[in-house]
RNA sequence: AAGAAGAAUGUGGGAGAGAUCCAAUGCAGAUAGAAUUCAUUCUGCACAUUGGGCGCCGAAGGAGGAAGCUAAAAAACUCGCCAUUUUUUAGGGAAUAUCUCAGGCAAAAGGACCGUAUUCUGACA
Numbered sequence: 001a002a003g004a005a006g007a008a009u010g011u012g013g014g015a016g017a018g019a020u021c022c023a024a025u026g027c028a029g030a031u032a033g034a035a036u037u038c039a040u041u042c043u044g045c046a047c048a049u050u051g052g053g054c055g056c057c058g059a060a061g062g063a064g065g066a067a068g069c070u071a072a073a074a075a076a077c078u079c080g081c082c083a084u085u086u087u088u089u090a091g092g093g094a095a096u097a098u099c100u101c102a103g104g105c106a107a108a109a110g111g112a113c114c115g116u117a118u119u120c121u122g123a124c125a
Base pairs, nucleotide, nucleotide: 006120007119008118009117010116011115012114013113018054020053021052022051023050024049025048026045027044028043029042030041033038055105056104057103061101062099063098069091070090071089072088073087074086075085076084
């Protein structure tokens, strides 16, 4: 059970933190030489790329793991055992808290989590 919980697919919402600094290349523009080409200087580049630096964020993922609990050993108590108490070792054990490896710091993309539709499943809640 006219279908809870769960899963897959789609869809809606979804925060935080520098549009940071430097350099090189590339592109565009300007200046004078000299009309074209070419060279120098300057400016711009979130809608170009690469490298280096400082500052930050936590909601892809990841990491560590409190108490309780379980097991073993030792000690105390006991004539002795059990029980009880203490200590040690091991196991298990959370998170939207912590860390910041990864990821991210305009927009886009992503995004824990929540809603919703269809399908699967079927009480495992």

Predicted 3D model of a 125-nucleotide RNA (Glycine riboswitch aptamer).
Of the family's consensus pairs, 90% are formed in the model.
The coordinates come from a structure-prediction model, not an experiment, and the mean pLDDT is 77.
Rfam family: Glycine riboswitch aptamer. Its family is annotated with glycine biosynthetic process in the Gene Ontology.